[in-house]
This is a predicted structure of a 60-nucleotide RNA (transfer RNA) from Myotis lucifugus. Model confidence (mean pLDDT): 80 of 100. The RNAcentral record of the sequence draws on Rfam. Rfam family: tRNA. Gene Ontology term of the family: triplet codon-amino acid adaptor activity. Rfam classes the family as a transfer RNA.
RNA sequence: GUUGCUCAAUGGUUAGAGUGUUGGCCUGUUGACCCAAGGGUUGCGGGUUCGAUUCCUGCC
Numbered sequence: 001g002u003u004g005c006u007c008a009a010u011g012g013u014u015a016g017a018g019u020g021u022u023g024g025c026c027u028g029u030u031g032a033c034c035c036a037a038g039g040g041u042u043g044c045g046g047g048u049u050c051g052a053u054u055c056c057u058g059c060c
Base pairs, nucleotide, nucleotide: 001060004019005018006017007016012050021037022036023035024034043059044058045057046056047055
């Protein structure tokens, strides 16, 4: 080492934010603004634990 990109997330209830993408709204046009939606095997194994993105361990 986590969504296309950049990054969050004290061992706990549905893994979030910005940006981007798609749709809508708006408008001389594009863009911007605003609203909504979709997108995640949290590098690959193993271990600890009631519970692991989080702790331990091997590999890449």
Taxonomically the source falls in Myotis (Eukaryota, Dipnotetrapodomorpha, Mammalia, Laurasiatheria).